[in-house]
RNA sequence: UGUAAAAAGGGCAAACCCACCGAAAGGUGGGGACGCAAAAUCACCGGUCUAACGGACGUGAGUCCAAUGACAGCGGGAUUGCCAGGC
Repeated sequence: UGUAAAAAGGGCAAACCCACCGAAAGGUGGGGACGCAAAAUCACCGGUCUAACGGACGUGAGUCCAAUGACAGCGGGAUUGCCAGGC
């Protein structure tokens, strides 16, 4: 400098189960491993999920709209970065 083929030392941890938090999506901790070279960090762009508050409709039950919520293990982008061989 640039790569993520292989190896080693390690690292993370999907589904599912338990506890707690939350209206929910989901989160945190423990167990557990489907996978992951950024499965580290950041909601900037697109996307997806939820709909408490708010709004619309309805006699009502309820239905619809809508992030100030969530997902970084959906894609892009930004920042940082271990080991290793190659040039």
c-di-GMP-I-GGC riboswitch aptamer from a Betaproteobacteria bacterium, 87 nucleotides, folded computationally.
Its mean pLDDT, the model's own confidence on a scale to 100, is 83.